Predicted 3D model of a 474-nucleotide part of an RNA (small-subunit ribosomal RNA, 3' major domain) from an uncultured bacterium. The full RNA is in RNAcentral, with records from ENA and SILVA.

[in-house]
Context: one part of a larger RNA
RNA sequence: UGACGGGGACCCGCACAAGCGGUGGAGCAUGUGGUUUAAUUCGAAGCAACGCGAAGAACCUUACCAGGUCUUGACAUACGAUGCAUAGCCUAGAGAUAGGUGAAACCCUUCGGGGCAUCGAUACAGGUGGUGCAUGGUUGUCGUCAGCUCGUGUCGUGAGAUGUUUGGUUAAGUCCAGCAACGAGCGCAACCCUUAUUACUAGUUGCCAGCAUUCAGUUGGGGACUCUAGUGAGACUGCCGGUGACAAACCGGAGGAAGGUGGGGAUGACGUCAAAUCAUCAUGCCCCUUAUGACCUGGGCUACACACGUGCUACAAUGGAUGGUACAACGAGGAGCGAACUCGCAAGGGCAAGCGAAUCUCUUAAAGCCAUUCUCAGUUCGGAUUGUUCUCUGCAACUCGAGAGCAUGAAGCCGGAAUCGCUAGUAAUCGCGGAUCAGCACGCCGCGGUGAAUACGUUCCCGGGUCUUGUACA
Numbered sequence: 001u002g003a004c005g006g007g008g009a010c011c012c013g014c015a016c017a018a019g020c021g022g023u024g025g026a027g028c029a030u031g032u033g034g035u036u037u038a039a040u041u042c043g044a045a046g047c048a049a050c051g052c053g054a055a056g057a058a059c060c061u062u063a064c065c066a067g068g069u070c071u072u073g074a075c076a077u078a079c080g081a082u083g084c085a086u087a088g089c090c091u092a093g094a095g096a097u098a099g100g101u102g103a104a105a106c107c108c109u110u111c112g113g114g115g116c117a118u119c120g121a122u123a124c125a126g127g128u129g130g131u132g133c134a135u136g137g138u139u140g141u142c143g144u145c146a147g148c149u150c151g152u153g154u155c156g157u158g159a160g161a162u163g164u165u166u167g168g169u170u171a172a173g174u175c176c177a178g179c180a181a182c183g184a185g186c187g188c189a190a191c192c193c194u195u196a197u198u199a200c201u202a203g204u205u206g207c208c209a210g211c212a213u214u215c216a217g218u219u220g221g222g223g224a225c226u227c228u229a230g231u232g233a234g235a236c237u238g239c240c241g242g243u244g245a246c247a248a249a250c251c252g253g254a255g256g257a258a259g260g261u262g263g264g265g266a267u268g269a270c271g272u273c274a275a276a277u278c279a280u281c282a283u284g285c286c287c288c289u290u291a292u293g294a295c296c297u298g299g300g301c302u303a304c305a306c307a308c309g310u311g312c313u314a315c316a317a318u319g320g321a322u323g324g325u326a327c328a329a330c331g332a333g334g335a336g337c338g339a340a341c342u343c344g345c346a347a348g349g350g351c352a353a354g355c356g357a358a359u360c361u362c363u364u365a366a367a368g369c370c371a372u373u374c375u376c377a378g379u380u381c382g383g384a385u386u387g388u389u390c391u392c393u394g395c396a397a398c399u400c401g402a403g404a405g406c407a408u409g410a411a412g413c414c415g416g417a418a419u420c421g422c423u424a425g426u427a428a429u430c431g432c433g434g435a436u437c438a439g440c441a442c443g444c445c446g447c448g449g450u451g452a453a454u455a456c457g458u459u460c461c462c463g464g465g466u467c468u469u470g471u472a473c474a
Base pairs, nucleotide, nucleotide: 001474002473003471004470005469007468008467009466010465011464012463013462015458016457019422020421021420022419023418026313027312028311029310030309031308032307033306034304035303042053043052064299065298066297067296068295069294070293073124077123078122079120080119081118082117083116088101089100090099091098092097106115107114108113126288127287129286130285131284135282136281137277138276139275140273142271147186148185149184150183151182152181153162154161155160166177167176168175192265193264194263195262197233198232199231200230201229202228203227207222208221211220212219236259239253240252241251242250243249315415319374320373321372322371323370324369325368331362332361333360336355337354341350342349343348381412386407387406388405389404390403391402392401428450429449430448431447432446433445434444
């Protein structure tokens, strides 16, 4: 100087407390361990691995296994020769491939050559093989915590100290005052995006107050309103009162759409964990080279006495069922979204308009509201499982897809010890969209609808910050 303390002081955080809803019990989905297996490819491992890489394993993907094949190679550059071949068709085969047949006889040219393809030979290719403890790059975490440093000066023999400590204050090393310090840098804040208010500009594909018109903003018309999207305004403790040290600031108030960082996001200092990744990529070294490379078919990654994590659906009456009826936002669409009509109980099919979209489509939002019914039961709760008939995608749904109808109708009556999330348009609850994607979503990323309770307080648990103290630790 640090680190540590079941030392001290001060402070903060959904850290506790106060509340609300969960997990842990059930069924299923999904990931992991274990076991099994020819293979169940590999990685991730307390927080910070386990709906993680994977924004989507039937083939492909695919790295694994079995079998069948290739050896200058599936891919690249260099050399020589040739302009053959390739496509199509037939045969064999699981296919990769092998044999046969075969139209036309490659294209450009400055005639030097170049491109493309085949054959040959050698340099070489190739490796998701090893090492993340050789590395770059990227990422997680402490933590959006308020810290981490430097120059000059001063002090100390020196390691170092000071500044950065102290008194207030703040979300903040934020600001003020003081001080052997004076300044500065990386962080904080602000600048950026979005949301909340408004003015102006612009009115089409958007809107409709008044005037006509219609089944319908449908048409004429209009730019007021909504909305769209561009430029501005607006919030700064600016104003008032109080407290304070005449400071910084804090408390209350006015005005205001918004008040003290308005809400949300992006933004992550010096560093820590030899943290993660050689399987995104790049890369040193080591290793393989008729194989640890390459191709194909089939299988596996989907197994199943069990254990754990994360979710979904429930156990019901604040509910289930049936009928009617109301109101969104974000988005996506051409090998696409697909209306209307029609067939089917339905999944879906047929035909097909419109739309590269503020125009058309996906697209009826659902919870809600109004009625009727069920009356506390393992039930008109719950839907697992199974049988059967179908639908769709796709060469192909057996291993191993999703969906529909009918039948079946399991566990489950609120969950031990323990444990998690959340402070406001939040929790809870309800549906909708998108990426990936032929098909497949209870996951993920977004969107809006309805919309709470509680916070006395900081003694305690956990994590963190500053000062101080002890130390046989570095």

Overview
The prediction has a mean pLDDT of 83.